[in-house]
Context: one part of a larger RNA
């Protein structure tokens, strides 16, 4: 090297772009590097094979033969593969016109509702809890009514319902912008697929500097429970949750399932588009054709399961895995402002 895997057993990078690289439709000539045939020259001897031969045999020695799968040079072949060359349109992509969306970005605007300030009304409780108690409260609370303040998050519409690579996105309204699909021509002419570094995004929590803070709420007090209770429940309350910039770089970042791609019974939903049919113009039927769900045939799986959105039959490319524990740890590196991240062992030990 070949040769097994990676949804749950160890194993898909948390996602995307993309550089090397490695794969890469159809069809014509050319070339003959890879490829394949033939010669010739090499390929020490002994070894190893194969048929003798010698020691009483064997090992052991010796003749002779193959063979030394190589190399290198010539002639040839030309299907593929490469190169170079012409062209094609099925991949891929651009223009045209439509659709749908909580895709991002930024400004601005609503109403409910908690809190808190002002004031009226009113009088002795509220609260809270399994039952209390801390705590508020006759300096007038809770209860209601008015008027104001500020800040956060957006009920109902809402849907295995939509969009985005992923992380994640949901009140409205204007601007900027990104992808997607539909249909039906036309143009490009393979312009493609993956992607080792590399490079961007990246939930929450943390961190830096300046704001803000209604509500909730780690830490912290205090009040229950209990042997105890550094919890669980209960009264506060700070960091934070919010805003801007700037860090971090992780997640059960999950479908625990990389990306493209082609192939292979069906049957139901349900989201957008397009087309035929009907139609009382509500609704519907059929068919395509992207999505997003449920069953299932074969087949595939230890099983459980999947099952055209494959884990099914395959082809290209990349990560990743090899008992358990030490350990995702310790030492170096590189990143970080810090907490950490990231690459990543061994003793020993079962």
């Nucleotide at each position: 090297c070949u040769g097994g895997g990676c949804g749950u057993a160890a194993a898909g990078c948390g996602c995307g772009c993309g550089u090397a690289g490695g794969c890469g439709g159809c069809u014509u000539g050319g070339u003959c590097a890879g490829u394949c045939a033939g010669a010739u020259g090499u390929g020490a001897a002994a070894u190893c094979c194969c048929c003798g031969g010698g020691c009483u045999u064997a090992a052991c020695c010796u003749g002779g033969g193959a063979a030394c799968u190589g190399c290198a040079u010539u002639u040839g072949a030309u299907a593929c593969u490469g190169c170079c060359u012409a062209g094609c349109u099925a991949g891929a992509g651009u223009a045209u016109g439509g659709u749908a969306g909580a895709g991002g970005g930024a400004a601005g605007u609503g109403g409910a509702a908690u809190u808190c300030c002002a004031g009226g009304u009113g009088u002795a409780g509220c609260g809270g809890u399994g039952a209390a108690a801390u705590g508020c409260g006759u300096a007038g609370a809770u209860a209601u009514c008015u008027g104001g303040a500020g800040g956060a998050a957006c009920a109902c519409c809402a849907g295995u319902g939509g969009c985005g690579a992923a992380g994640g996105c949901g009140a409205c309204u204007u601007c900027c912008u990104g992808g997607a699909c539909c249909a039906a021509u036309a143009c490009u002419g393979a312009c493609g697929c993956u992607g080792a570094g590399g490079u961007g995004c990246g939930a929450a929590a943390g961190c830096g500097u300046g704001g803000g803070u209604a509500g909730c709420a780690a830490a912290c007090a205090g009040g229950a429970u209990u042997a105890g209770a550094u919890a669980c429940c209960c009264u506060g309350c700070u960091a934070g949750u919010c805003c801007a910039c700037g860090c971090c770089g992780u997640a059960a970042a999950c479908g625990a399932u990389g990306u493209c791609a082609a192939c292979u019974a069906g049957c139901c939903g349900u989201c957008g588009g397009g087309c035929u049919c009907a139609u009382u113009u509500a609704a519907g039927a059929g068919u395509u054709u992207g999505g997003u769900g449920g069953c299932g045939c074969a087949g595939c799986u230890a099983a459980c399961g999947c099952g055209a959105u494959a884990a099914g039959u395959u082809g290209a490319c990349c990560g990743c895995c090899u008992g358990g524990g030490g350990a995702g740890u310790a030492c170096g590196g590189c990143c970080g402002c810090a907490a950490g991240g990231u690459u990543a062992a061994a003793a020993c030990u079962c």